[in-house]
RNA sequence: GCGAGUGUGGUGGAAUUGGUAUACACAAGAGACUUAAAAUCUCUCGGCUUCACGGCCAUGCGGGUUCAAGUCCCGCCACUCGCACCA
Numbered sequence: 001g002c003g004a005g006u007g008u009g010g011u012g013g014a015a016u017u018g019g020u021a022u023a024c025a026c027a028a029g030a031g032a033c034u035u036a037a038a039a040u041c042u043c044u045c046g047g048c049u050u051c052a053c054g055g056c057c058a059u060g061c062g063g064g065u066u067c068a069a070g071u072c073c074c075g076c077c078a079c080u081c082g083c084a085c086c087a
Stems, first nucleotide, its partner, number of pairs: 001083007010026003019067001022058001028044005046057004060076005
């Protein structure tokens, strides 16, 4: 340099033919139980904001198509694999 694959919360990962993500599990936090702890049970858990209800934003980054994009198209970045080059 060429080709292929991958990129989603703190982690592993889900999301029908494009139909409005974060399912499920783990980790974490709070509470219950216990003399105390472990285990178990309940609740919360992407970010910002709000007393709350809600609102806005986000699927590696930047654009595009579309009523609608994690998904399709273009460019770029990072990582992995293969190939090529190596005077």
Background
The RNA shown here (transfer RNA) has 87 nucleotides and comes from Halioglobus sp. It matches the Rfam family "tRNA". Model confidence (mean pLDDT): 81 of 100. The sequence was found in a public genome assembly.